[in-house]
Molecule: transfer RNA
Organism: Hadesarchaea archaeon
RNA sequence: GCCGCCGUAGCUGAGCCUGGUUACAGCGACCGCCUUGUAAGCGGUAGAUCGUGGGUUCAAAUCCCACCGGCGGCUCCA
Numbered sequence: 001g002c003c004g005c006c007g008u009a010g011c012u013g014a015g016c017c018u019g020g021u022u023a024c025a026g027c028g029a030c031c032g033c034c035u036u037g038u039a040a041g042c043g044g045u046a047g048a049u050c051g052u053g054g055g056u057u058c059a060a061a062u063c064c065c066a067c068c069g070g071c072g073g074c075u076c077c078a
Base pairs, nucleotide, nucleotide: 001074002073003072004071005070006069007068010027011026012025013024020058029045030044031043032042033041051067052066053065054064055063
C1' cells in the first nucleotide's frame, strides 16, 4: 500500500443481505413482592437517535461514499 471482517445500552449479542409502528434479548443497575433476614424466584423501571461525517430516499442501524478505531490476510521497498 491492497483485500476481508468487525464497531448497536455498563457488558455480551441479535436485528443489516430483503429500508417502514416506539431498535430486541440475556447479564448487570435501580424499585417493589416474597422471606425472620440474605440468596434464589417473581413483577416493574431506567438506560443505546446504532463508531464519525456526508449522500440517496417520503423514510436509513439497514443502501452508497469518505474517514476513525480494532482484528486477520496478502504484497512491495529498504